About this RNA:
c-di-GMP-I riboswitch aptamer, 92 nucleotides, folded computationally. The prediction has a mean pLDDT of 83. Its Rfam family is "c-di-GMP-I riboswitch aptamer". Gene Ontology term of the family: cyclic-di-GMP binding.

RNA sequence: AAUCGAUCAAGGCAAACCCUUCGAAAGACGGGGACGCAAAGCUAUAGGGGCUUCGUGAAGGUCACUCCUUCAUAUGCCUGCCAGCUGCCGAU
Numbered sequence: 001a002a003u004c005g006a007u008c009a010a011g012g013c014a015a016a017c018c019c020u021u022c023g024a025a026a027g028a029c030g031g032g033g034a035c036g037c038a039a040a041g042c043u044a045u046a047g048g049g050g051c052u053u054c055g056u057g058a059a060g061g062u063c064a065c066u067c068c069u070u071c072a073u074a075u076g077c078c079u080g081c082c083a084g085c086u087g088c089c090g091a092u
Base pairs, nucleotide, nucleotide: 002092003091004090005089012037013036017032018031019030021028022027035080041085042084043083046079047082048081049078050077051076055073056072057071058070059069060068061067
């Protein structure tokens, strides 16, 4: 330096769920809690993928609408989906 994760050390992170707060939602901060993780560290102005739709647009409903329904749409999110970058220990 490269590849790999059977074993060792120091340890690290924390799904679901519960509580609080924020948010239209997706989701996020904090506390508790551990299903798991060798990158579950960082990157969402980042290449793919996924989620949501306040607003906006279209269609329909409606006597009518500033109301209702459906569809589309990210500028809002997700890195514990893939990916990119960096990295502890160990083995070869």